[in-house]
RNA sequence: GGAGUGGGCCAGACAGUCGCCGCCGGGGCUCAUCGAGCCUCGGGGGAGGAAAGUCCGGGCUCCAUAGGGCAGGGUGCCAGGUAACCCCUGGGCGGCGUGAGCCGACGGAAAGUGCAGCAGAGAGUAGACCGCCUAAGCAGCGCAAGCUGCCGGCAAGGGUGAAAGGGUGCGGUAAGAGCGCACCGCGCGCCUGGCAACAGUGCGUGGCAUGGUAAACCCCACCCGGAGCAAGACCGAAUAGGCCCCCGACGCUGUGGCCCGCAGUGGGGGCGGGUAGGUUGCUUGAGCUCAGUGGUGACGCUGAGCCUAGAUGAAUGGCUGUCCUCGACAGAACCCGGCUUACCGGCCGACUCCCAAU
Numbered sequence: 001g002g003a004g005u006g007g008g009c010c011a012g013a014c015a016g017u018c019g020c021c022g023c024c025g026g027g028g029c030u031c032a033u034c035g036a037g038c039c040u041c042g043g044g045g046g047a048g049g050a051a052a053g054u055c056c057g058g059g060c061u062c063c064a065u066a067g068g069g070c071a072g073g074g075u076g077c078c079a080g081g082u083a084a085c086c087c088c089u090g091g092g093c094g095g096c097g098u099g100a101g102c103c104g105a106c107g108g109a110a111a112g113u114g115c116a117g118c119a120g121a122g123a124g125u126a127g128a129c130c131g132c133c134u135a136a137g138c139a140g141c142g143c144a145a146g147c148u149g150c151c152g153g154c155a156a157g158g159g160u161g162a163a164a165g166g167g168u169g170c171g172g173u174a175a176g177a178g179c180g181c182a183c184c185g186c187g188c189g190c191c192u193g194g195c196a197a198c199a200g201u202g203c204g205u206g207g208c209a210u211g212g213u214a215a216a217c218c219c220c221a222c223c224c225g226g227a228g229c230a231a232g233a234c235c236g237a238a239u240a241g242g243c244c245c246c247c248g249a250c251g252c253u254g255u256g257g258c259c260c261g262c263a264g265u266g267g268g269g270g271c272g273g274g275u276a277g278g279u280u281g282c283u284u285g286a287g288c289u290c291a292g293u294g295g296u297g298a299c300g301c302u303g304a305g306c307c308u309a310g311a312u313g314a315a316u317g318g319c320u321g322u323c324c325u326c327g328a329c330a331g332a333a334c335c336c337g338g339c340u341u342a343c344c345g346g347c348c349g350a351c352u353c354c355c356a357a358u
Base pairs, nucleotide, nucleotide: 001354002353003352004351005350007348008347009346010345012323013322014321015320016319017318018317020046021045023043024042025041026040027039028038029037030036031035048329052340053339055338056337057336058335059334060228061227062226063225072224073223074222075221076220077091078090079089080088081087092106093104094103095102096101107219108218112217113216114213115212129158130157131154132153133152137150138149139148140147141146166184167183168182169181170180171179185208186206187205188204189203190202191200192199193198232280233279234278235277242271243270244269245268246267247266251265252264253263254262255261287306288305289304290303291302292301293300294299324327
């Protein structure tokens, strides 16, 4: 100098001015008991790294619930972190990369069931298309060696396929074959290291039995009640309806020819439920910033300091000036921890590879 890997931070700046939503303080007026409402003045605060998707996990609230099981759903190498997690950290194994690093639903296929297009003889109780063999047996020919055919044998070679039932070599054989042996690989047991997953030029053993697929059923282990702030709680009119008491009347209306009867109908007071509306839940919290400390780390502990939007037709904007590198994605709605997705660019420090020079 070039190419790259993995982290952290920022998200136009400054000033003026006019507004909007909360908060604090002063003054005035009204209702006037605390207090509330209105006006006014001053001060201070006011979106994000993703506020988003609503995909996981929790807090909170109400409902349900003795306990356990079934069904259903989820998670799935090991250890740890956490309130919890489909999250994070560290480690293991596998794959990719020269490397820094990155990716992985990564339990079980010798419990069972199922599935596998095309090609191919054969796709899981292997298989004879091409090929190799003719030792044994039978038949024919031949004096014989042998030749031909039958009955057969073979998984070495070719070919098909994503995949053909360990690999290489030597022996062996008619030809072959873990058929035998050596090495490599694999399985099992032990030993050693490690909390464990797992690992090993370790020891022994087995000729190899066990192809793939579990985001196919399934098996194993663990976890899971439902609904959501329009949750929920409190205050509460007008009007209509309900219940109770009192008063009034013995009426009136309907039924009926009439009486009894039955049904309906007045005024006042009280009670309780619901609606409109209002208040609350609401932002002090698994909070933030420093410092110390334990830990490889996620994170924990201790101390000090700080308060940092809270609306409910729903605020965070408009204009002016100056400057620059000319400004992306995007707007809180109960709260928090994650994941995922969107994004103009800029800054900081760490690491890797290549080239050159010293």
Notes: Predicted 3D model of a 358-nucleotide RNA (Bacterial RNase P class A) from Halomonas sp. HP20-15. It is recorded under the gene name rnpB. The organism belongs to Halomonas, within Bacteria. Rfam family: Bacterial RNase P class A. It is annotated as a ribozyme.